[in-house]
The part of an RNA shown here (large-subunit ribosomal RNA, domain VI) has 261 nucleotides and comes from an uncultured Clostridia bacterium. Its Rfam family is "Bacterial large subunit ribosomal RNA". The sequence was found in a public genome assembly. Model confidence (mean pLDDT): 89 of 100.
Context: one part of a larger RNA
RNA sequence: AGGAUAUCUGAGAGGAGCUGUCCUUAGUACGAGAGGACCGGGAUGGACGGACCGCCGGUGUACCUGUUGGGAACCAAUCCCAUGGCAGGGUAGCCGAGUCCGGCAGGGAUAAACGCUGAAGGCAUCUAAGCGUGAAGCCCCCCUCAAGAUGAGAUAUCCCAUAGCGAAAGCUAGUAAGACCCCUUGAAGACGACAAGGUUGAUAGGUCAGAGGUGGAAGUACAGUAAUGUAUGUAGCUGACUGAUACUAAUAGGUCGAGGG
Numbered sequence: 001a002g003g004a005u006a007u008c009u010g011a012g013a014g015g016a017g018c019u020g021u022c023c024u025u026a027g028u029a030c031g032a033g034a035g036g037a038c039c040g041g042g043a044u045g046g047a048c049g050g051a052c053c054g055c056c057g058g059u060g061u062a063c064c065u066g067u068u069g070g071g072a073a074c075c076a077a078u079c080c081c082a083u084g085g086c087a088g089g090g091u092a093g094c095c096g097a098g099u100c101c102g103g104c105a106g107g108g109a110u111a112a113a114c115g116c117u118g119a120a121g122g123c124a125u126c127u128a129a130g131c132g133u134g135a136a137g138c139c140c141c142c143c144u145c146a147a148g149a150u151g152a153g154a155u156a157u158c159c160c161a162u163a164g165c166g167a168a169a170g171c172u173a174g175u176a177a178g179a180c181c182c183c184u185u186g187a188a189g190a191c192g193a194c195a196a197g198g199u200u201g202a203u204a205g206g207u208c209a210g211a212g213g214u215g216g217a218a219g220u221a222c223a224g225u226a227a228u229g230u231a232u233g234u235a236g237c238u239g240a241c242u243g244a245u246a247c248u249a250a251u252a253g254g255u256c257g258a259g260g261g
Stems, first nucleotide, its partner, number of pairs: 002159007012145004018046007030035001048102005056096004063089005068082005106140003113133004162173004178256004182198005203249003206245005212238003219232005
């Protein structure tokens, strides 16, 4: 030097960069007075941007409840149609009007400007040689992407020096590490991609338990002529949330992939 899996570097690119008011210094400096600072220290906003959903709210068409007209022959229960029929609530997710955070500070070289030393030109002169100060601007610093940066980088770990042809370069084949197809899926997503898994398994569904929501099921009993109410009973039902559990489905299988100074 070859084939892989991770983790990095940062050439380069993009983003951000805003600003008010108040307190203090101080009614000080200044000014006859009226008025009224620089410099410095602190607080709190606006707009903009990012993230998040504990709070306040919106949505929440497979959650719960009430109810109108019609249908399922009738009662009861339940379901269907009418914009989710209409109405009252509402989990997750996604959101803002909600919450949190950001612009700071610092360094370098400069612009205008202000200087030091200093001749040409015995003086003077910031400039001709030389040396400084100096801006919301420039380059860094901050955030993001980034080795197609073909100049294709680095580090760690894994795999190994098979076979056929060939003079060799090399070509071909089956493999290794590894990867993909395929399958179960996702706070990832137009499709690819990305991420979690594939029985040595909690990836999805189901089931069980819980959270949260709704708001007191059906049946029965009792009270009432009845509508209805009460008890059984924080009842019944419950999408996305949390945990557990292999019951169901991730079976079986296929393809690619080094041989190298």